[in-house]
Context: one part of a larger RNA
RNA sequence: AUCAACAAGUUUAUUUUAGUAGCGAGCUUAAGUAUUUAUUUAUGUAGGCGAAAAGAAAUUAAGUUUUAAAAUGCGAUUAGUUUCUAAAAUAAGACCCGAAACUAAGUGAUCUAACCAUGAGCAGGUUGAAUUUAAAGUGGUAACACUUAUUGGAGGACCGAACCCGUGUAUGUGGAAAUAUACUGGGAUGACUUGUGGUUAGGAGUGAAAGGCUAAUCAAACUUAGAGAUAGCUGGUUUUCUGCGAAAUCUAUUUAAGUAGAGCGUUUAAUAUUCUUAAAUUUAAGGUAGAGCUCUCGAUAAGUAAUGGGGAUGAAAAUCUUACUGAGUUUAUUGAAACUUCGAAUAUAAAUUUAAAGAUUUUAAGCAGACAGACUAUAAGUGCUAAGAUUUAUAGUCAAAAGGGAAACAGCCCAGAUUAAAGGUUAAGGUCCUAAAAAGUAAUUAAGUGAAAAAAAUGUAAGAGAGUAUUGACAAUCGGUAGGUGGGAUUAGAAGCAGCCAGCCUUUAAAGAAAGCGUAAUAGCUCACUGGUCUAGCUUUUUUGCAUUGAAAAUGUAAAGGGACUUAAAUUACUUGCCGAAACCGUAGAAUAAAUGAUUAUUACAUUUAUUGGUAGCAGAACGUUCUGUAAAUCGACAAAAGUUUAUGAUAACAUAAACUGAAGAAAUCAGAAGUGAUAAUGUUGAU
Numbered sequence: 001a002u003c004a005a006c007a008a009g010u011u012u013a014u015u016u017u018a019g020u021a022g023c024g025a026g027c028u029u030a031a032g033u034a035u036u037u038a039u040u041u042a043u044g045u046a047g048g049c050g051a052a053a054a055g056a057a058a059u060u061a062a063g064u065u066u067u068a069a070a071a072u073g074c075g076a077u078u079a080g081u082u083u084c085u086a087a088a089a090u091a092a093g094a095c096c097c098g099a100a101a102c103u104a105a106g107u108g109a110u111c112u113a114a115c116c117a118u119g120a121g122c123a124g125g126u127u128g129a130a131u132u133u134a135a136a137g138u139g140g141u142a143a144c145a146c147u148u149a150u151u152g153g154a155g156g157a158c159c160g161a162a163c164c165c166g167u168g169u170a171u172g173u174g175g176a177a178a179u180a181u182a183c184u185g186g187g188a189u190g191a192c193u194u195g196u197g198g199u200u201a202g203g204a205g206u207g208a209a210a211g212g213c214u215a216a217u218c219a220a221a222c223u224u225a226g227a228g229a230u231a232g233c234u235g236g237u238u239u240u241c242u243g244c245g246a247a248a249u250c251u252a253u254u255u256a257a258g259u260a261g262a263g264c265g266u267u268u269a270a271u272a273u274u275c276u277u278a279a280a281u282u283u284a285a286g287g288u289a290g291a292g293c294u295c296u297c298g299a300u301a302a303g304u305a306a307u308g309g310g311g312a313u314g315a316a317a318a319u320c321u322u323a324c325u326g327a328g329u330u331u332a333u334u335g336a337a338a339c340u341u342c343g344a345a346u347a348u349a350a351a352u353u354u355a356a357a358g359a360u361u362u363u364a365a366g367c368a369g370a371c372a373g374a375c376u377a378u379a380a381g382u383g384c385u386a387a388g389a390u391u392u393a394u395a396g397u398c399a400a401a402a403g404g405g406a407a408a409c410a411g412c413c414c415a416g417a418u419u420a421a422a423g424g425u426u427a428a429g430g431u432c433c434u435a436a437a438a439a440g441u442a443a444u445u446a447a448g449u450g451a452a453a454a455a456a457a458u459g460u461a462a463g464a465g466a467g468u469a470u471u472g473a474c475a476a477u478c479g480g481u482a483g484g485u486g487g488g489a490u491u492a493g494a495a496g497c498a499g500c501c502a503g504c505c506u507u508u509a510a511a512g513a514a515a516g517c518g519u520a521a522u523a524g525c526u527c528a529c530u531g532g533u534c535u536a537g538c539u540u541u542u543u544u545g546c547a548u549u550g551a552a553a554a555u556g557u558a559a560a561g562g563g564a565c566u567u568a569a570a571u572u573a574c575u576u577g578c579c580g581a582a583a584c585c586g587u588a589g590a591a592u593a594a595a596u597g598a599u600u601a602u603u604a605c606a607u608u609u610a611u612u613g614g615u616a617g618c619a620g621a622a623c624g625u626u627c628u629g630u631a632a633a634u635c636g637a638c639a640a641a642a643g644u645u646u647a648u649g650a651u652a653a654c655a656u657a658a659a660c661u662g663a664a665g666a667a668a669u670c671a672g673a674a675g676u677g678a679u680a681a682u683g684u685u686g687a688u
Stems, first nucleotide, its partner, number of pairs: 001688006011092009021082003026049003032043003053060002063074002095236002098233001102226006113200009122190001124159003127155001133149002136147004163187003168183004202218001204214003239622006249262005264369001265367006272360001274359003277355008290342001291340002296336009308324001309322005373398010403414003418589003423585003429579003432563003438576007450565001455549002459546010476533005482506003487501002512527001515526003590612008623677001625674005634666002642661008
C1' cells in the first nucleotide's frame, strides 16, 4: 500500500413539550402479595399531581402583603391526571479515540554511579633521583661539604604491545551493528585496569558536576491501581429520497478558538383586509455635499495704532522724535472632521390614495445552527488618498451556486441546474485560423500603435484665427550695402564692433554713428536694409483626433492565450445579420403545495396553477441488516442459505428471476425489539 473483518448519540432515573389512549373535579398507584411467562391479570389507596391564593411568619382568604391609611406587588375569569411513543434537558464515562500530568502501593544497582570486602593483571625498551663505598683529591679542628670514581634503582617520569579509553576523518544511517567498522589517535606502576561477593532508590540514591547515571527509559525510573483522570483543543462519526434553509452581527463574559440572551433558520398551532414592493400627495425632523466667513481657531496684503524699547531736550514733571516692536482696530482676500449667518439631492418616519405582483406578517410552543468571514462597488477613518492591509456604513456575489464569458482565474460580467433528448430564441461576450458565427459605409493610425504618467518634439489628419503676396511675397541666386566721420569723451591705441555718453544729418533703390566674426589699432568677411532674376503661395498663433520619445528585472518569447493581422483581423462613428448558457420557449415525464371536481367513506384519482441549486441545520417519508411473534402453519435433497455470472423492474436505499457452484436450512405478510448500514479516525486485528 491493497483486501477482509471489527469500529462511534447508548442505558437508567427525573423533568418539560408534542402526539396517543383511558377516566375526568378528579386522576393514579409504589413496594409487596397471588396467578401466569417475549410476561399478563388481579390485589395493594402508603404516597403523588390537581381543585386557592397572599405573606418571612403568626394569620387571613377570592383575596392577601406593605401601611396610620392607600396606591403598588402577587393572586382570583375553571381542567386536570395516568399510560405509551417521539424529541430535548439534567445527573451519571454519556457519541468515539487522543494527552502532558497528579496520587497511592509496590518492583528494580545482573546496565550504570559511588563505596565496602576479597582476589587478579600490566611484553619489551629508555632515562638514571635520593642513597652506598673510598686508605682517592680539595676545603674544614671536627661534624661534614664539594670533585672524581663506585654503588643504587626513584618517578600520578619517557617510548611502546596486552589492557583501558574514544581525538580526527571516511564508511554506515529501514546499518553487518537501536552507537558499529577502517585508518588515525590518548593512557599504559597508576587519582591505573579488572573478576567475584555486597551496600545505597524514586522528590530518593549516586555524581572529580554533564541535569550525568539509576536495566536500549530520567528536569523525577518502572509496574499496577484511582481511571473510561480531565481536554472550551485536533481527528473521526457508517443506507436513501423529499420540503424549507441560515450565520460569521449586537450585548455580556478571567471573555476573545468557548458560552449565554437578542437578531437570522426550521416545525407545529393559532392570528390578520396582515406584510413586502412601486408611484403620487401631504406632513415631519435633520445640518451631510456644497457654499460661506456671522461666531471659534488659523493664513495673506495694506492702512491706522495702544503699550514697550531706542534717541534728543529737560533739575524734574514732561515734551518732541523713530527704516524698532506691532496688542487692538479698519479695508480687501482666504482655509477648517471636532467653524456655521446659510444649505440641497438622496436616504428616513408617519398618514392617505392608486397600481401591479407576491405570500407573507404577528403571537405562543418545540428544536437548532451561528457569533474566525472573503472579495468587488460606493462613502469615510487609520496607513504613505501604500498593501490581496486594517476598521465602519450601504449594496452585490462567494461562503452554501453548478452553467456561459473574462486564455487559465471562490468573491468580476451574464445567469440561478426537478428529469430526458443532435428542437428553437437570446444574455454577457464574440464572428481570419486555433474555435461556433460577418458583411457594408465614412474616416483615422504606420507606431505591429493596437497595456501606463508628467514632460518633450517641423509625425500626421481635420478645423479656427492673424498677417503677407502678380504694385511679384517666402526661400534660393547675382549685385549694392555709401558720405559728414576715425561722432564725442576715454585711451599707449579705441577708426561701427574694450568700456562711458549721445545716437544726428546728407546722398540714395537702399545702407545701424552698426547685429556678429576679425585686427595691437587699421584692414578684411558677413548681417540688417535694398535692386535684378525667378515664380505662386508663404509666415505665424491656436483647438481637436490618432501616432512618436519618455518605457529598466530577475528560469525562457512572457503586458492581445497562440498563429498571424496594415483601405485591417487595429481605432472612431454608423448600419444590418449571425454565433453564443443548465437563462427563456417548445416536446415528454416525476415529485411537492394549493385550488377545483369526482367518488368512495378518507384514501387514492383527474384537471389547473405555482414550485422543485444548496453547506450548518430543522421537518417529513422510506430501503436494507440481526433477533422475536404471526409460525408445530409455509418453502426446502425434485436441492435451503451463501457465492459467481446474467437479465428484468423501480425516483433512490434496493427488489425479483434464471444458469452454474453449493449441500441444510430458509422465511412471505403484518407487527415488535435493536450490539442495525463505513471510501476516510497518522483507526484496530488479520492476510497478501
This is a predicted structure of a 688-nucleotide part of an RNA (large-subunit ribosomal RNA, domain II) from a microbial mat metagenome.
Its Rfam family is "Bacterial large subunit ribosomal RNA".